The RNA shown here (small-subunit ribosomal RNA) has 1503 nucleotides and comes from an uncultured prokaryote. Model confidence (mean pLDDT): 86 of 100. Its Rfam family is "Bacterial small subunit ribosomal RNA". Its family is annotated with structural constituent of ribosome and ribosome in the Gene Ontology. The sequence is in RNAcentral, with records from ENA.
RNA sequence: AGAGUUUGAUCAUGGCUCAGAAUCAACGCUGGCGGCGUGCCUAACACAUGCAAGUCGAACGAGAAAGUCCGGUAGCAAUACUGGAUGAGUAAAGUGGCGCACGGGUGAGUAACACGUGGAUAACCUACCUUCGAGUGGGGAAUAACCCUGGGAAACCGGGGCUAAUACCGCAUAACAUCCCGGGACGAUGGUCCUGGGAUUAAAACCUGGAAACGGGGCUUAAAGAGGGGUCCGCGGCCGAUUAGCUAGUUGGUGAGGUAACGGCCCACCAAGGCGAGGAUCGGUAGCCGGCCUGAGAGGACGGUCGGCCACACUGGAACUGAGACACGGUCCAGACUCCUACGGGAGGCAGCGGUGGGGAAUUUUGCGCAAUGGGGGAAACCCUGACGCAGCAACGCCGCGUGGACGAUGAAGCCCCUUGGGGUGUAAAGUCCUUUCGGCAGGGACGAAUCCCGAGCAAUCGGGCGGACGGUACCUGAAGAAGAAGCCCCGGCUAACUCCGUGCCAGCAGCCGCGGUAAUACGGGGGGGGCAAGCGUUGUUCGGAAUUAUUGGGCGUAAAGGGCGUGUAGGCGGUGCGGCAAGUCUGGUGUGAAAUCUCCCGGCUCAACCGGGAGCCUGCAUCAGAAACUGCCGUGCUAGAGUGUGGGAGAGGAGAGUGGAAUUCCCGGUGUAGCGGUGAAAUGCGUAGAUAUCGGGAGGAACACCCGUGGCGAAGGCGGCUCUCUGGACCACGACUGACGCUGAGGCGCGAAAGCUAGGGGAGCAAACAGGAUUAGAUACCCUGGUAGUCCUAGCCCUAAACGAUGAACACUUGGCGUGGCGGGUAUCGACCCCUGCUGUGCAGGAGCUAACGCAUUAAGUAGCCCGCCUGGGGAGUACGGUCGCAAGGCUGAAACUCAAAGGAAUUGACGGGGGCCCGCACAAGCGGUGGAGCAUGUGGUUUAAUUCGACGCAACGCGAAGAACCUUACCUGGGCUCGAAGCGCAGUGGAAGUCGGCUGAAAGGUCGGUGUCCGCAAGGACCGCUGCGUAGGUGCUGCAUGGCUGUCGUCAGCUCGUGUCGUGAGAUGUUGGGUUAAGUCCCGCAACGAGCGCAACCCUUGUCCUUAGUUGCCAUCCCGCAAGGGGGCACUCUAAAGAACUCUAAGGAGACCGCCGGUCAAAAGCCGGAGGAAGGUGGGGAUGACGUCAAGUCAGCAUGGUCUUUAUAUCCAGGGCUACACACGUGCUACAAUGGGCGGUACAAAGCGUCGCAAACCCGCGAGGGGGAGCCAAUCGCAAAAAACCGCUCUCAGUUCGGAUUGCAGUCUGCAACUCGACUGCAUGAAGCUGGAAUCGCUAGUAAUCGCGGAUCAGAACGCCGCGGUGAAUACGUUCCCGGGCCUUGUACACACCGCCCGUCACAUCACGAAAGCAGGUUGCACUAGAAGUCGCUGAGCUAACCGCAAGGAGGCAGGUGCCCAAGGUGUGGCUUGUGAUUGGGGUGAAGUCGUAACAAGGUA
Repeated sequence: AGAGUUUGAUCAUGGCUCAGAAUCAACGCUGGCGGCGUGCCUAACACAUGCAAGUCGAACGAGAAAGUCCGGUAGCAAUACUGGAUGAGUAAAGUGGCGCACGGGUGAGUAACACGUGGAUAACCUACCUUCGAGUGGGGAAUAACCCUGGGAAACCGGGGCUAAUACCGCAUAACAUCCCGGGACGAUGGUCCUGGGAUUAAAACCUGGAAACGGGGCUUAAAGAGGGGUCCGCGGCCGAUUAGCUAGUUGGUGAGGUAACGGCCCACCAAGGCGAGGAUCGGUAGCCGGCCUGAGAGGACGGUCGGCCACACUGGAACUGAGACACGGUCCAGACUCCUACGGGAGGCAGCGGUGGGGAAUUUUGCGCAAUGGGGGAAACCCUGACGCAGCAACGCCGCGUGGACGAUGAAGCCCCUUGGGGUGUAAAGUCCUUUCGGCAGGGACGAAUCCCGAGCAAUCGGGCGGACGGUACCUGAAGAAGAAGCCCCGGCUAACUCCGUGCCAGCAGCCGCGGUAAUACGGGGGGGGCAAGCGUUGUUCGGAAUUAUUGGGCGUAAAGGGCGUGUAGGCGGUGCGGCAAGUCUGGUGUGAAAUCUCCCGGCUCAACCGGGAGCCUGCAUCAGAAACUGCCGUGCUAGAGUGUGGGAGAGGAGAGUGGAAUUCCCGGUGUAGCGGUGAAAUGCGUAGAUAUCGGGAGGAACACCCGUGGCGAAGGCGGCUCUCUGGACCACGACUGACGCUGAGGCGCGAAAGCUAGGGGAGCAAACAGGAUUAGAUACCCUGGUAGUCCUAGCCCUAAACGAUGAACACUUGGCGUGGCGGGUAUCGACCCCUGCUGUGCAGGAGCUAACGCAUUAAGUAGCCCGCCUGGGGAGUACGGUCGCAAGGCUGAAACUCAAAGGAAUUGACGGGGGCCCGCACAAGCGGUGGAGCAUGUGGUUUAAUUCGACGCAACGCGAAGAACCUUACCUGGGCUCGAAGCGCAGUGGAAGUCGGCUGAAAGGUCGGUGUCCGCAAGGACCGCUGCGUAGGUGCUGCAUGGCUGUCGUCAGCUCGUGUCGUGAGAUGUUGGGUUAAGUCCCGCAACGAGCGCAACCCUUGUCCUUAGUUGCCAUCCCGCAAGGGGGCACUCUAAAGAACUCUAAGGAGACCGCCGGUCAAAAGCCGGAGGAAGGUGGGGAUGACGUCAAGUCAGCAUGGUCUUUAUAUCCAGGGCUACACACGUGCUACAAUGGGCGGUACAAAGCGUCGCAAACCCGCGAGGGGGAGCCAAUCGCAAAAAACCGCUCUCAGUUCGGAUUGCAGUCUGCAACUCGACUGCAUGAAGCUGGAAUCGCUAGUAAUCGCGGAUCAGAACGCCGCGGUGAAUACGUUCCCGGGCCUUGUACACACCGCCCGUCACAUCACGAAAGCAGGUUGCACUAGAAGUCGCUGAGCUAACCGCAAGGAGGCAGGUGCCCAAGGUGUGGCUUGUGAUUGGGGUGAAGUCGUAACAAGGUA
C1' cells in the first nucleotide's frame, strides 16, 4: 500500500466482497509447563444454607455455667447428693458511647447541571482529626437489665416492683458565639474589621495511670485548618420534524412560610408572562467520564476490568434517628411473591462473598487467612472486616519456555506418483555421539516483618522474645534418562501451497467471483506442500481498507443528483478612505487540566508480559497583560456596485374592447347527372327523395396562409391577422442626483403547457371514448367511414411534464474567426447602402483549459470566491403508513421488510437490421434440359424382427462410409464349442516331428481311435511343432464433448495479419479508409504512415500452334504388287550424285502472348474500348493448388491414441440365419410415356483404358446367354473391340400402339464348396403403371447444356452407382428492382451463445416478507373524577402525664386520641402513542424447461 467482481474487450461511475487490527467472547478439533491478568454481556429473574459490622468493662448496673481443686454425707468402690474455692468480674444479655451514610455490589432508572470542564457561594453545612482560646460549678427525677406476674402456637406484648451511668432534666456562670438597636472603615445580596448598648445559650465535680505531684483520655464553648459535602452558573457530548408548537405554579412581583443554604421550594395576592426552527414539546435509545479499540491523522465505535462522579437496593410511597440517610444486610405503610402457623397471626428481601434453580451460545470455589495493606471500635492488648491478601477452576487473554542437539545414504522399509527410466516423503527415520530446560523423584529452603511483648534507657535508641494465609510454595542443589510433551487450518483466483483415486449438476463446497452434468489442483479420501503453533480455525461484534457522508477529502449536461419559474423573510456573504473599540484573531504570564493509562529514560522479577521511579503529554478551560494587520462593531467620508433622472428607438411581452379576409362545414336557390368518397386493395358511408362537381346568397364557430428568419419579446410556462385603450420589462445615449441602498435566499407568497374538475355559455373543423368497415391466426390496434366529451369563452379549481440547454442565481477574469437582431459613434460621401468601431442580445465552427469519454469552450462544462437546491448501488417505490393540500382525479412530503452482484454512463471491435450507399456470384432474370406424377433400381426414415450390426441428419446425412453383404466379408441374431485363449513374442517344463491318410461321431468347429511320418549334432543340446504353466493377450465395448491424423463447409470468397512509427488514459485506431481500376487488398494516385508476412496472381500438370531431337511394335508421301481392302519394301546384291523421316503419331526439349504495337479514352497513372498481326488476346480452355479462422461440423468402425469398462466373456471358433423384411414417407437415379420415334437391314468415324490367378483371335456348336477350341500377347506388336448416336434404305401412322417394358410362368447359361432365403445373364411366353407430371424445386453461360456410346476400379460372380474417355452438339443473358449467398464503406443497437439474439406484461403453480381489514389482546401515557394507607406539618387534645413552677389546688410542657392539607397503590370514565394477532383482501420479491401473445432494443416492422 491494495485486490476480486458489471464487458467480447476498454475507460470511468458504482455497489458488493476480501486481505489488517481488536474482543469480558462463544463454538469445533486439539492440548506439556510457568508467570501476569480476566471471568453472568442474558432474567435489576427467584433464592436453600453459611459468612459479609461491629466494638468499648478505661461510661454503667447486674452477672452465670461446664470443668478443676478442697471438704462433708451415703456407699467396699465406681459414683450420687451437698458446701466452699477456682473458673470469673469471664461468657451471654442489658443501659450508654462511637460506628452502622465508609467499605462491597449493580446499571434498572436517568437526555438531567446526571456527567465532563471551568467558575461562583457576599446564599451554606461539616462527626471523628490538627492548631489555638475559655470552661468542666451545683442539683434532681427516672428507666432497662433483674425479680414477681399475665397474654400468645410463635413473633412478641402487657402489668407490678428495685437500681446505675459519660443515659435524661432543671439551676448557676459565660463571650470574641447568636439575635436586636446604633456608629465608623473597606466592600457590596446575608462579607470583613473596629466599637457602644441590650437580650439569649454550655458541660460528664466523668474515666484512667500514679501514693501524690502530675499526666493521659473524655465533655462544653469559641476561632481556625485540613479533608468531605450541599447549592448555583458558562460551555460541551445521542437519534427522530412521518414529533411544530409547548406552558397555569406556568413567567415575574409583593408578603409570609420553610431549609444548613439561594430560589415558586411552598402559600396568599397582583401582573401576563416564559420556552421554541441555533429545534421547544413529544417519542426512541442510553448511566457519564478518565479512558479503551481502530485509524497516517481528522474521525468512527465502545464505556468490561482499574480509577472519579451519579443513580439504585423486591416494587411504590414516607418519614424517624443522626454531623451526615430519606438509609443494600434500619423503621412504617401499600403491592406482588415466598415461607411459618395452633388460622388468631407472623417472618423475609444475595444488584455483598461463595453457592442453587432458571434464562442462555456462554462466565469459576458453598476454599484459606486477617500474616500484609486499608477500615470500625478501643488508652491499649485486642476484637471485627467474603474490603483485602492468597489459593482453587477455565488456553478466556497477554507473555515466556519446552516437546531435543550434532553427525548420518546418490538415499532403507512403508506409503504416494510415474512417461516404468525414475521421482517424492527425505537427513526425515534407523544408527552413532551429545545435552537435560520443563515435568517426575530426592535434599536444602526464603523475601514479603514492621508492629507487638519483656528488659534497659529521660529519650533517641539498644538487647532478647512471640509472630506468615500463601507454603515445604518460589528459589538452589543432586541423581536418572531423549527419556513424559503437536496440533489445527489451508493449498481455483484474490492468497503462500499440487498430484492420484473416488464421485458424476449426485453427494457436496462456497467470504466474493464461482466449482460439481466421467480425467474436478474448487466435492470426499490418500500422498505431498503452505501457514500458524499449545494452540488453530469458525461465528458474532467494532474500526480500518471506504475519498462509500468527502472539515482534512467527493459530486450533480449524458453515470444517482439543479428546485418548473419568479418575488422576497430569517440567515449566510459583501466595494473603497480615515479614526476609534478590542468580541473573533495573535503573543506572553498565571491557575487548572486527579491518579492510572499513553510516549521516552532509568530500575525490579533469569527475559518478557507485569511492576516501580522520573520526565513528557493531557492538543482543553479560566484568568491577567499586551498587539491591532485581517474579520467584526461604532463614527465619519468616497463613487467604480446598485438605484434615480433626461432623451431615444426596437419588440408575436401582458390585459381589455373592437374589427378583417381566406378556408372548412351547414342552410337556401340555380346549373347538372350517376356516381362520389376512401384505400396497399377494399368495404362501411354519401347519392336518382338528385349527391360529388359548379355558380349565387346566407349562417356560425375556430384559427390567422404568404410575410416567417437557428428573427424578436418574456422569469419560466409561453406569445403570431389588423386597430384602439391600459400596462410590465429590457436596450442605447447623456453622466445631473442618492451614496453600498448590494448578492443569494431555508420557510412564506405569487405565476405555472397540456390534460382534468365545477357552474354557465358556445360548438365550424378536429377528435379520446364509442359504433361500423377492413387487415389479421386473433386485431378490444395501426388504415378507412362516422362520432361524444373535449378543444373555444366567462368565473373558479387543479399544480403536473423529456416544465430540457436534461446545464440554479449573481459577480469577476481568461486567444481569436464568421453570421444575425437592437441602439450609438467615426470616416468617406450628394446620401452610410457597402468601410471601421462601442454597448447589448442571439447563433455557428473552433483554441488554450477542462472532461470517463462524448463533448463544453467570453452565452464555459475554463479559472476563483459567495449563497441556495439536490445526490450516496439496483429492485421493492415515488409505493405503504402518517401528515398536509384538493370537489374529485390526485399532488407534496416519503420509508421498511425482503431480494439481487449488479443496475447504469461513454466510447471500442464485431455481429445483426423488414437502415443506407457501392459491388460480385447460373443469385434472379433470359434460355435449354430435368426432379416432384409412373414402373423399377438404390439410399434413408419408419415399422417389423431372435437379429434386421454400426456410423452419417439443413445447405455441408440420405447410389454417403460400401471401388461391389449368397458362405466369407460381418461387427448383428440363434445354437454348439473353447479359456495361455484365433495370431505373435519371451521364459520354464514336457512330448514328439510338423504334416498327412483312414475309421467312428458331429451341422460344423471339434472330439476320439488307428496308421504313416524328420533334420543338424559325438554328446549335451538345437531347429520345428504340439501340450502344460508364467509374463504378455484380445475387444468393430464406451467417450470424435479427452485427442492425433485426415476430411467436409463458408470459399478459389478476397480477404487475414505483423513490425516500427503516429493518434487515443484505454479497448483500439491508423496502415487496410478515400478517388479510380481489377477476377482479385489487382494495380495507380492521394494520404501519418513506412514496410512486411499468409492469401490473389505467377511458377507446376494438361490442352490448343510451331520448331528441334528421336523413329519401333507407330506412320506411309515417293516406288512396287493388288480391282479394292491391303500387302510388300526401305538396301543383302546391282545401279545411283544422294536418299524412307515427308505426314500422322509417340515423348523429350524449346518457341509463342507481354496491353508488346496502333488509335481512342482516362488524370500525363493504373486501366478500359477498338484495331492490326497471330494457332491463340487481354487470367486462351481445363486441372492441381483452399489464407487467419468458423461450425465442441464428421470420423475412437480405416489407422493411431489418453481415459474407462470387460477377462470360462463385451474375447475367440463354428453352423445356420440376418444386414436383401414391408402398410408406408423422403432423397438420388434408370427406363419410359413415343414419329426429332420404334423395328429391321446396310454402312462409317473415336478416345482413354485394361489383360499371365489374365485378355483371348481364327475356326466349330448353340436362336441366345454360352460351350468347344486354343493361335497370339507380360502387349504403340496380340487380345478385350462391336463404338453408339450419325448416315443410307425399308417398315410402323397416333393406337396404351410394332410406344413402354414392370410383373409372372417355363426353359436355360455362367460364376462359385454352395445361387432356397439371396446372383447376373439368355430364350420363349406374359405385357402392369405410364399419353410430359400439383404446390414446389434442381443443373447448366460453350465444345458448356443436351444427347450417344466406350473403358476402368472393386470383383469368383454380381452396377441403372462411381471414376474416366471420346462422338454429335445448341439456346439465352435486356438488366441488377426483387429471392439466396458473399465483399467493402457507413448508420442504429438494450445483441456478444452475437436476430435461431435480446426481452415485456397478464394468467397458472410454489414460496417469502409487507400493506389494508370487522375486530381481538397487550404495553405505555395524557386528562377528569374517585380513593386516601403510612407519614411530616397544622389544628385539636375533655383522656394520660416523673423531672420545671407552685405550700396546695393547679399550671407549663409532653403523650395518646381526634381532625385538616398534601399524598402512594387502587377504582371509574375518556383520549393519544405503540406492539402483537385477525376471516378476508391488495400489490411486491423470488423460483426449472408452464400458458397467451410481441410491447421495447436495428426505421424492432405504427420511430